A computed fold for a 91-nucleotide RNA, annotated as THF (Tetrahydrofolate) riboswitch aptamer. Its mean pLDDT, the model's own confidence on a scale to 100, is 81.
RNA sequence: GUCAGAGUAGGCUGGAGCGCGUUAAGUGCCGCGGGAUGGGAGGUCGCCCGCGGACGAAGGGAAACCGCGGUGCCCAGCCGCAUCCGCUGCC
Numbered sequence: 001g002u003c004a005g006a007g008u009a010g011g012c013u014g015g016a017g018c019g020c021g022u023u024a025a026g027u028g029c030c031g032c033g034g035g036a037u038g039g040g041a042g043g044u045c046g047c048c049c050g051c052g053g054a055c056g057a058a059g060g061g062a063a064a065c066c067g068c069g070g071u072g073c074c075c076a077g078c079c080g081c082a083u084c085c086g087c088u089g090c091c
Stems, first nucleotide, its partner, number of pairs: 001091001003089003010079006017073003020069003029053007039085003059066002
């Protein structure tokens, strides 16, 4: 130097348990502000946080408990950063 490859944030699917809500938070949507994001540089399609806004729900039971929610955390599989440098392998 050539060719090939790995790795982020996170996403999807599945699993199991523990929670939260059901007195409606959360999830999803919009706006503004901020932040993190392969080992380095860099940055946003994506992600997170704060504030504001619009929309909006499935409860039942005497109890044990059973449901419900595009609900939180956890585990596994699969997927996963343009560009430059670096890393691994081959020649």